[in-house]
RNA sequence: UGAUGAGCUAGUCCGGGUAGCCCGGCGUUACCUGUAACCCGAAAUCGCCGAUACGCGGGGGACGAAGCCAAUGGAAGGUUUAUCGAAGAGAUUCGAGCCUGGGAUCUCAACUGAGAAGCCCCGUCCUGCUUGGAUGGUGCUGGUUUGAGGGCUUGCUGGAGAACAGGUCUUCCUACCUUAACUGUGGAAACCGGUCGAGGCCCGGAAGGGAGCAGACUUACCGUGGGCAACUAUCGCUUGCGGGGUCGCGAGGUGGAGGAGAGGUGCCAGUCCCCUGGGAUCUCCGAGGUAUAUCGACCUGCGGCGUGCUCAUCA
Numbered sequence: 001u002g003a004u005g006a007g008c009u010a011g012u013c014c015g016g017g018u019a020g021c022c023c024g025g026c027g028u029u030a031c032c033u034g035u036a037a038c039c040c041g042a043a044a045u046c047g048c049c050g051a052u053a054c055g056c057g058g059g060g061g062a063c064g065a066a067g068c069c070a071a072u073g074g075a076a077g078g079u080u081u082a083u084c085g086a087a088g089a090g091a092u093u094c095g096a097g098c099c100u101g102g103g104a105u106c107u108c109a110a111c112u113g114a115g116a117a118g119c120c121c122c123g124u125c126c127u128g129c130u131u132g133g134a135u136g137g138u139g140c141u142g143g144u145u146u147g148a149g150g151g152c153u154u155g156c157u158g159g160a161g162a163a164c165a166g167g168u169c170u171u172c173c174u175a176c177c178u179u180a181a182c183u184g185u186g187g188a189a190a191c192c193g194g195u196c197g198a199g200g201c202c203c204g205g206a207a208g209g210g211a212g213c214a215g216a217c218u219u220a221c222c223g224u225g226g227g228c229a230a231c232u233a234u235c236g237c238u239u240g241c242g243g244g245g246u247c248g249c250g251a252g253g254u255g256g257a258g259g260a261g262a263g264g265u266g267c268c269a270g271u272c273c274c275c276u277g278g279g280a281u282c283u284c285c286g287a288g289g290u291a292u293a294u295c296g297a298c299c300u301g302c303g304g305c306g307u308g309c310u311c312a313u314c315a
Base pairs, nucleotide, nucleotide: 001315002314003313004312005311006310007309008308011063012062013061014060015033016032017031018030019029023050024049025048026047027046038059039058040057041056067305068304069303073299074298077295078294079293081291082290083289084288088284089283090282091281092280093279094278096276097275099270100269101268102267104265105264106263107262108261111258118254119253120252122250123249124248125244126243127242128241129240132237133235134234135233136232137231139228140227142177143176144175147172148171149170150169151168152167153166154165155164157162182226183225184224185223186222187221193218194217195216196215201210202209203208
């Protein structure tokens, strides 16, 4: 000094790029492209930085003097500018369809001499007046008089019960007038409506008188039936007169042979608001293509930098 083996140190590798963002760099984001090959935490009104910007805060692995930088060429993929420009959207416009109307023509056809079209008239409908009807509602008197009672009350007689004569209110009855305003029937006041009132009760020497429960009858009252019709409401009804209306339905007259309607074809006109499908022009957006400039992962790797130290063995 070289080779082999072991070790040390400096160090190398564990990805890079484009777009976006930004004054700018890197990151988080999107995309492109690599390796045998890392992990954790935070980060878009954001994180760390300033042309010395090749992230920030932590941890780990592989290798180790191993390697690193990098010209040139190729190149995935982006970006810039110019140009062409599909599809789409909007506006304007043209001409169709659809739709509406009117002729023409063809076909079909309900109905039709038991009478088509056309013409006239009436009813049905609405409304005013009017005569009824029906169904409901409301209602079904007032007064005078005769007689007999009842309630309250005044005077007066009697030993009690009670008697006599008035006032006032009221019920029933008779007769008459009036009214549209009559009538049958069931129930009926526990006492506080009426008449009668067994028994019993009260007054009394007696005669006699009184109150009165139950009960019977009855009034009010509560129901129910018939009748009446002054008043009143309504109307699937109705007499007569007048006015209006008439899509439809129905009746009649005249008329004397057609005919409502449906569909096809084609013409003319309208609409062109909406709907359907086209043409033209303009505007917007813009897939994509071409050219230009530029960045460029990745591959290549001229050239440059670096290639240190210790030990063992062998030559």

The RNA shown here (Archaeal signal recognition particle RNA) has 315 nucleotides and comes from a Methanobacteriota archaeon. The coordinates come from a structure-prediction model, not an experiment, and the mean pLDDT is 78. Its Rfam family is "Archaeal signal recognition particle RNA". Clan: SRP clan.